The part of an RNA shown here (small-subunit ribosomal RNA, central domain) has 349 nucleotides and comes from an uncultured bacterium. The RNAcentral record of the full RNA draws on ENA and SILVA. It matches the Rfam family "Bacterial small subunit ribosomal RNA". Gene Ontology terms of the family: structural constituent of ribosome and ribosome.
[in-house]
Context: one part of a larger RNA
RNA sequence: UUGGGUUUAAAGGGUGCGCAGGCGGAGAGUCAAGCCGGCGGUAAAAUUGCGGGGCCCAACCCCGUACCGCCGUCGGAACUGGCUCCCUUGAGUGGAUGAGAAGUAAGCGGAAUGCGUGGUGUAGCGGUGAAAUGCAUAGAUAUCACGCAGAACGCCGAUUGCGAAGGCAGCUUACCGGCAUCCAACUGACGCUCAGGCACGAAAGCGUGGGGAUCGAACAGGAUUAGAUACCCUGGUAGUCCACGCCGUAAACGAUGGAUACUAGCUGUUCGGGGCAAGUGAGCCCUGAGGGGCACAGCGAAAGCGUUAAGUAUCCCACCUGGGGAGUACGCCGGCAACGGUGAAACUC
Numbered sequence: 001u002u003g004g005g006u007u008u009a010a011a012g013g014g015u016g017c018g019c020a021g022g023c024g025g026a027g028a029g030u031c032a033a034g035c036c037g038g039c040g041g042u043a044a045a046a047u048u049g050c051g052g053g054g055c056c057c058a059a060c061c062c063c064g065u066a067c068c069g070c071c072g073u074c075g076g077a078a079c080u081g082g083c084u085c086c087c088u089u090g091a092g093u094g095g096a097u098g099a100g101a102a103g104u105a106a107g108c109g110g111a112a113u114g115c116g117u118g119g120u121g122u123a124g125c126g127g128u129g130a131a132a133u134g135c136a137u138a139g140a141u142a143u144c145a146c147g148c149a150g151a152a153c154g155c156c157g158a159u160u161g162c163g164a165a166g167g168c169a170g171c172u173u174a175c176c177g178g179c180a181u182c183c184a185a186c187u188g189a190c191g192c193u194c195a196g197g198c199a200c201g202a203a204a205g206c207g208u209g210g211g212g213a214u215c216g217a218a219c220a221g222g223a224u225u226a227g228a229u230a231c232c233c234u235g236g237u238a239g240u241c242c243a244c245g246c247c248g249u250a251a252a253c254g255a256u257g258g259a260u261a262c263u264a265g266c267u268g269u270u271c272g273g274g275g276c277a278a279g280u281g282a283g284c285c286c287u288g289a290g291g292g293g294c295a296c297a298g299c300g301a302a303a304g305c306g307u308u309a310a311g312u313a314u315c316c317c318a319c320c321u322g323g324g325g326a327g328u329a330c331g332c333c334g335g336c337a338a339c340g341g342u343g344a345a346a347c348u349c
Base pairs, nucleotide, nucleotide: 004320005319006318007303008302012317014200015199016198017197021193022192023191025087027085028084029083030082031081033080034079035076036075037074038073039072040071041070042069048066049065050064051063052062053061054060090190091187092186093185094183095182096181097180098179103175104174105173106172107171108170109153113149114148115147116146117145118144119143120142124135125134161168162167205246206245207244208243209242210241215239219235220234221233222232257316258315259314260313261312262311265294266293267292269290270289271288272287273286274285275284276283298305299304322349323348324347331342332341333340334339
């Protein structure tokens, strides 16, 4: 390389949008590029395959023939492709309805925490396995009232919902994205995927300015211990929060790329639609979309997956090829930096 693979053995890109590229629904006509066939030319010989022959056989040698490629020409038209016409089921538009912690911004709320002031009150509080550091007669802890600050939103809450992923949860308002169902009016294949590219992307970290209640790397002290640069305790800076700008990583996980079609069912649940029944009710049946639990066939090394596939197929992208060296070195690109992306080899087992 071919082949084979990618939930857990090596391997799905963090996610989306999307140019090029690849692939692409039904019918009719046409062209004949791909495709198929006839004929002709060329395709050196040797080699190879097949048939035959010669050395006793074989290797070896000889004869014949074939394959394949290219070119020309004459035909064929199922499939692919080009062009033309047409269709509606894929895709989209429109109308109606609906659910949701999707996003952005502003305003507001209560509980808790800490702090401040004042009142009550007195000797402890706090903390632990036990303690001590710490706080407290300059009146702490506790308790009451008032005030201030910042951050997070209990119950509802769920195997719930929404979002492409990261992620999203007090309430209200404004703006705004997506989705589902029903109708079937409109467009008429407008689709799928996507190297490069662009955008988004938890936490930590970085820059400038603010903010700073809580928690809390670093740090200090107290314990524990043989030691204890830890686990436990008392403090505590950066940070945690906001605005703007970077960074671009993760067990970014379903460790499972996307799309389409097909392949027994059962059972909860979320959101729609229709029918029947009830309304002393709030149930039954059908149907669409989502999210769960089982399970047949099938698949799988097994665990398990099983209409939300890891089944059966097709298309496109990404990735893997023994362990270590190593996600390192070098180079290049990006970044303020931290570092990120790309990514070897020697050597060794």